[in-house]
RNA sequence: UCUCAUCGAGAGUGGCUGAGGGACUUGGCCCUUUGAAGCCGCGACAACCGGCCCGUGAUUUAAUGUAAAGGAAGGGACCGGUGCCAACUCCUACCCGCAUGGGAAAGAUGAGA
Numbered sequence: 001u002c003u004c005a006u007c008g009a010g011a012g013u014g015g016c017u018g019a020g021g022g023a024c025u026u027g028g029c030c031c032u033u034u035g036a037a038g039c040c041g042c043g044a045c046a047a048c049c050g051g052c053c054c055g056u057g058a059u060u061u062a063a064u065g066u067a068a069a070g071g072a073a074g075g076g077a078c079c080g081g082u083g084c085c086a087a088c089u090c091c092u093a094c095c096c097g098c099a100u101g102g103g104a105a106a107g108a109u110g111a112g113a
Stems, first nucleotide, its partner, number of pairs: 001113007012042005020031003025093001027091002043085001045083001048081004052076003059069004089106001094103003
């Protein structure tokens, strides 16, 4: 950089530090010295990827209403790789719509190339 999936759910404390932060820009709105952002520790959340466990269907074998193989959907959150822990991705901008709304773009995360 490209492709695909997801983005209205969920989850915070301690230490260091000290003024900004909510991606960029517009306009809002909000958080913040009762400590922003960053770094570190611990904890949580989630279930994208690999493993593990549970588990059902087709099917197969033996057999005769049972055993074994198989192992989609779904589930667990145990191990590993990430992610994440104010507000819908904070809202908005472009298109459709009178409008609540829908779509796109951009962005974020994961998997693959």
SAM riboswitch aptamer (S box leader) from a marine eukaryotic metagenome, 113 nucleotides, folded computationally. It matches the Rfam family "SAM riboswitch aptamer (S box leader)". Rfam links the family to the GO term regulation of gene expression.